[in-house]
Predicted 3D model of a 97-nucleotide RNA (Bacterial small signal recognition particle RNA) from an Acidobacteriota bacterium. The organism belongs to Acidobacteriota, within Bacteria. It matches the Rfam family "Bacterial small signal recognition particle RNA". By type it is a non-coding RNA gene.
RNA sequence: GACUUCGGGGCCGGCAAUGGAGCCGCGCGAACCUCGUCAGGUCCGAAAGGAAGCAGCGAUAAGCGAUGCGCACCGUGUGCCGGUUCCCGUUUUGCUC
Numbered sequence: 001g002a003c004u005u006c007g008g009g010g011c012c013g014g015c016a017a018u019g020g021a022g023c024c025g026c027g028c029g030a031a032c033c034u035c036g037u038c039a040g041g042u043c044c045g046a047a048a049g050g051a052a053g054c055a056g057c058g059a060u061a062a063g064c065g066a067u068g069c070g071c072a073c074c075g076u077g078u079g080c081c082g083g084u085u086c087c088c089g090u091u092u093u094g095c096u097c
């Protein structure tokens, strides 16, 4: 230096595990500065009627919550599989010094 065998590590890919935050679905969620309906009361009107609108109720916003074996993203001091003109050892067989 070549050939050959195996192990460990690095790197790449895949699957899983796991952490993070996002979307969708579910629920909660606004005294008033959201919407709808607006009891009572208020205002306009001679009246008939009309207007604005608090509480309540309903729907939701920001946000919060639990969850789905949902979707997709980022990550790894986790595991396995496959790969490698990489690294460290090791085995076999020649050659050269």
Base pairs, nucleotide, nucleotide: 002093006089007088008087009086010084011083012082013081014080015079016078017076018075019074020073022071023070024068026065027064028063034059035058036057037056042051043050044049